[in-house]
Context: one part of a larger RNA
Molecule: large-subunit ribosomal RNA, domain II
Organism: Devosia sp.
RNA sequence: UCCGGCGAGUUACGCCUCGGCCGCGAGGCUAAGCCCUUCAGGGGCGGAGCCGCAGCGAAAGCGAGUCCUGUCACGAGGGCGCGUGGAGUGGCCGGGGGUACACCCGAAGCCAGGGCGAUCUACCCAUGAGCAGGGUGAAGCUGGGGUAACACCCAGUGGAGGCCCGCACCGGUAUGGGUUGAAAACCGUUCGGAUGACUUGUGGGUAGGGGUGAAAGGCCAAUCAAGCCUGGAGAUAGCUGGUUCUCCCCGAAAUCUAUUGAGGUAGAGCCUCGAGGCUGGGAGCGAUCCCGUAUGUCGGCAGGGGGUAGAGCGACUGGAUGGGCGCGGGGGGGCGUGGCCCCUACCAACCCCAACCAAACUCCGAAUACCUGACCGAUGGACCUCGGGAGGCAGUCGCCGAGCGAUAAUGUCCGGCGGCGAGAGGGAAAGAACCCAGAGCCACAGCUAAGGCCCCGAAGUGGCCGCUGAGUAUAGCGAAGGAUGUGCGCCUACUGUGACAACUGGGAGGUUGGCUUAGAAGCAGCCACUCCUUUAAAGAGUGCGUAAUAGCUCACCAGUCCAGUGGGGGUGCGCCGAGAAUGGUCGGGAUUAAGCGGCCCGCCGAAGCUUGGCCUUGACGCACGGCAGCUUACGCUGCCCGUCAGGGGUAGGGGAGCGUUCCGGGAGCGGGGAAGGCGCCGGGGGACCGUCGCGCUGGAGCGACCGGAAGUGAGGAUGCCGGA
Numbered sequence: 001u002c003c004g005g006c007g008a009g010u011u012a013c014g015c016c017u018c019g020g021c022c023g024c025g026a027g028g029c030u031a032a033g034c035c036c037u038u039c040a041g042g043g044g045c046g047g048a049g050c051c052g053c054a055g056c057g058a059a060a061g062c063g064a065g066u067c068c069u070g071u072c073a074c075g076a077g078g079g080c081g082c083g084u085g086g087a088g089u090g091g092c093c094g095g096g097g098g099u100a101c102a103c104c105c106g107a108a109g110c111c112a113g114g115g116c117g118a119u120c121u122a123c124c125c126a127u128g129a130g131c132a133g134g135g136u137g138a139a140g141c142u143g144g145g146g147u148a149a150c151a152c153c154c155a156g157u158g159g160a161g162g163c164c165c166g167c168a169c170c171g172g173u174a175u176g177g178g179u180u181g182a183a184a185a186c187c188g189u190u191c192g193g194a195u196g197a198c199u200u201g202u203g204g205g206u207a208g209g210g211g212u213g214a215a216a217g218g219c220c221a222a223u224c225a226a227g228c229c230u231g232g233a234g235a236u237a238g239c240u241g242g243u244u245c246u247c248c249c250c251g252a253a254a255u256c257u258a259u260u261g262a263g264g265u266a267g268a269g270c271c272u273c274g275a276g277g278c279u280g281g282g283a284g285c286g287a288u289c290c291c292g293u294a295u296g297u298c299g300g301c302a303g304g305g306g307g308u309a310g311a312g313c314g315a316c317u318g319g320a321u322g323g324g325c326g327c328g329g330g331g332g333g334g335c336g337u338g339g340c341c342c343c344u345a346c347c348a349a350c351c352c353c354a355a356c357c358a359a360a361c362u363c364c365g366a367a368u369a370c371c372u373g374a375c376c377g378a379u380g381g382a383c384c385u386c387g388g389g390a391g392g393c394a395g396u397c398g399c400c401g402a403g404c405g406a407u408a409a410u411g412u413c414c415g416g417c418g419g420c421g422a423g424a425g426g427g428a429a430a431g432a433a434c435c436c437a438g439a440g441c442c443a444c445a446g447c448u449a450a451g452g453c454c455c456c457g458a459a460g461u462g463g464c465c466g467c468u469g470a471g472u473a474u475a476g477c478g479a480a481g482g483a484u485g486u487g488c489g490c491c492u493a494c495u496g497u498g499a500c501a502a503c504u505g506g507g508a509g510g511u512u513g514g515c516u517u518a519g520a521a522g523c524a525g526c527c528a529c530u531c532c533u534u535u536a537a538a539g540a541g542u543g544c545g546u547a548a549u550a551g552c553u554c555a556c557c558a559g560u561c562c563a564g565u566g567g568g569g570g571u572g573c574g575c576c577g578a579g580a581a582u583g584g585u586c587g588g589g590a591u592u593a594a595g596c597g598g599c600c601c602g603c604c605g606a607a608g609c610u611u612g613g614c615c616u617u618g619a620c621g622c623a624c625g626g627c628a629g630c631u632u633a634c635g636c637u638g639c640c641c642g643u644c645a646g647g648g649g650u651a652g653g654g655g656a657g658c659g660u661u662c663c664g665g666g667a668g669c670g671g672g673g674a675a676g677g678c679g680c681c682g683g684g685g686g687a688c689c690g691u692c693g694c695g696c697u698g699g700a701g702c703g704a705c706c707g708g709a710a711g712u713g714a715g716g717a718u719g720c721c722g723g724a
Base pairs, nucleotide, nucleotide: 001724002723003722004721005720006719011100012099013098015097016096017095018094019093020092021091022090023089024088027051028050029049033045034044035043036042037041055062056061065080066079067078068077103242104241106239110232111231112230114229115228116227122206123205124204125203126202127201128200129199130198131196133165134164135163136161140157141156142155143154144153145152169193170192171191174189175188176187177186208224210220211219212218245657246656247655248654249653250652255268256267257266258265259264270391271389272388273387274386275385276384277383280291281290282289283288295382296379297378298377299376300375301373302372303371304370310364311362312361317358318357319356321354322353323352324351328347329346330344331343332342333341334340335338395420396419397418398417399416400415401414403412404411425436426435427434440614441613442612443611445610446609447608451604452603453602454589455588456587460601462600463599464598465597466596467595481576482575485573486572487571488570490568491567492566493565494564502560503559504558505557506556508533509532510531513527514526515525539554543552544551615647616646617645618644619643620642621641625640626639627638628637629636630635658713660710661709662708663707664706665705668702669701676697677696678695679694680693681690682689683688
C1' cells in the first nucleotide's frame, strides 16, 4: 500500500416542548402493589397521586377578581387575570431539548489508609577479596662531627605519602567510525585514577510527595520536576480527525448586539417546513362566471428632506503668492532729549489689484440614492403573524466612493454593486474571483454571446481607405527626459528684384584701440556711449592657432547656380531611455500583413436561445374519453390526460423510497438440489430486482406478499483485527 471482517446520533425517564394518529372528554390517566389466566403475553382490581377546570399577591389572604402607588378611608390610575361562550387528558409514533458517557475514537494530567519493586542504580550496614613492575626517600634510629649541655651538620639506616611513572582493575578527555548500528550508548586511537574520599564479591537495610543524593533535579529495573500496576474511569477536551444506501423540492451565512468574548456561545438578520391572516358585490336553480380588493415588490407620476460631487470665498473660519499704498516696527542720522525731526534698498497691519487652497470652511449646490402616497400600470400570494427544525456569526476577489498606509501590498478597515464561496459550460495558452453565460435527460437538427476566422484549430490568406518598418505589434508593463524617424493639419520668416545649401573671389585702412604685461598685435585678462574711414562688403572681431607676431577660418559682400528654404507649436504611429539570477520563444509554427486605426459584408463559436422526444415538481383544468375507490343517483376524490411555470447547488430544512437481520401473519419453493459463490442475460429513474431466466459450483434450507422491531448500509477516523 492493497484485500477481507469489525467500526460512530443509541437507550432510559411519572422529564419538557411541538407535530401526526387514536381513545375518552369538563374531565382524562392510573403508580406501587394485588388477583385471575391458555404465562416474556392477556384480563381485572387499585384514584394514593398527576394534569386540567381561576386568578392575583412575597405572604397572611382575598377571589372573577386580585396586587400596587396613595389615602383616615374610597374613587381614579397601573400590573397580571376574567367577561364577548369553555379543552383538556391518556396512549403510540415522529422532530427538538434536558439529565445521564449521550454520535465515535484521542490527551497531557489529577486522586487512592489499594498494591508491586533497591537482582539496575544512590547511600548505608555486616563479612570477605584485589591492586605486575619501577621511582622518590618524611619521621625515627645508628655512627661521626659539633656544643658547657642542647641545637645543628654529615654519612648510613629506615620506608612515610588521598607522593611520582605505569599493567591488571576502575573511569570515560579528545577525535574518527557507527547513527533502518555488530550494540535502544558500541568499536578504534588518545586520555584520567591506579595504597585510596580506592575497587570489588556475597548477604542485608532505606519506597513514591517517599527514599537516596561529594547536588546533575541526579538515581530509585532501557521509565523520574514525583516509579510501576490496578482502580476512580467511558476523567475532561469551547480542540483535531472520522461519521456508512438512493431519488425528488427548496436553499443559506461568514453580519448586528452581548459575552473572562474574539477559531466558543446566546438573541436578532438570512434558509426550510407547517398553520393562520383573505373577503365583498352582481348574475345564475346549480356547477360556475364577471367585477372589485388590503399587504409586498418593480416601473411611472406626485410630494419630500438633505449639504456629498462640483464650485465659491468681494459670504464666514482659517491657510497662502506677487504687486500697489505704507498704520506700526527695525536700522542709520540730528538736535532743541521730545516717542521731537530727517533718511532708509529691511519687516509689515488695514485697504486696493491679480491669481489661489480646505475632511473637521460654505453665499451656493447637483446627478444618484432614500422616505411617503389613498394615484396609474405590471407582478402575483411573492406580503404579514405565529409555531417546529436548522445552519451560520474565520470569508474572499473585481469595479465604484472614502479612511489608514507611501494617491505601496493577493495590505487593512467601512459603504454600494457583482461574482466565487455553493456554479458546471464557452473565452482569456494554462488560471475559484476577469469577459460571456446559470447545466433535468437525449439528438449524426438550427441561431447566437464573449471571443475568433493563415496552419496547429471550427470559421475570410474577405472588401475599401489610411498608418507603422520598430519584428513596434499580434502576450504581461513602463516614466522623467532625449532625438533633422515618419504621416497629417496650422502659424511665421526669407524667396525669380534669385532665397537656402554648395563652389569661386573679397573679408580692407587709422590700429599692435587704451590699459595691463617680459610680451598681449581681433582672439590670457581688464576698460569703453566698441569710434572713424574706404567700400559691393568686412566685428576695435566667431573659432582654431603663435612665446608674441604670422597663418587658417567665421560674421558680412559679390559672382556662379537654380526653386523653394528656415523657424515654431499641435496631432497619429514609431526610436532611445529598458536591468536578475536552471533554457529561450507572441501558447507554438508561420507571417511584411496573419501588425495598428476606421468603415463594411459573411462565417465559426457555449450545457445560452430555438426545434423534436422523454422524466420530474407545483399550480390550474377536468370539457371529450379511460381506470380505481366511495355513493341509490347526481356527484366527490385520486390517476391517466390537457395547459402554464419550474427542476446548478455546499451547510442545512422538507418529502418519497431501496436494501440487511430478526419476529408475527401468510401463497409457496427445495437431494429431480435451498442459501451462498462465479459468470451471462434481462428489468427499473436510482438505491436495487429477476417471481416462470441460463450455465458452472455448492450441499440443506429458503421465502413472495401484509405488518412489526432494529447491534440496519463503509473508502477514508496516522481507525481495530487478520491476510497478502